RNA sequence: GCUGAUGUGGCUCAGUUGGUAGAGCAGAUGAUUCGUAAUCAUCAGGUCGUGGGUUCGAGUCCCACCAUCAGCU
Numbered sequence: 001g002c003u004g005a006u007g008u009g010g011c012u013c014a015g016u017u018g019g020u021a022g023a024g025c026a027g028a029u030g031a032u033u034c035g036u037a038a039u040c041a042u043c044a045g046g047u048c049g050u051g052g053g054u055u056c057g058a059g060u061c062c063c064a065c066c067a068u069c070a071g072c073u
Stems, first nucleotide, its partner, number of pairs: 001072007010025004019056001027043005049065005
């Protein structure tokens, strides 16, 4: 230098043919317990790596860039 893959709550990951983002763990509060843990209930937390484009509508399609990983030279 070229090619490919990945990038989504604090962490690990879903998200189908574009239709307006979810789970588990972790966290907070409450219940239970003499108390802790466990269990149960509720709550909070992300607008999807960044910037554009297409579209009535983009996590999803297109382009550029960034980061990480792998391969080629």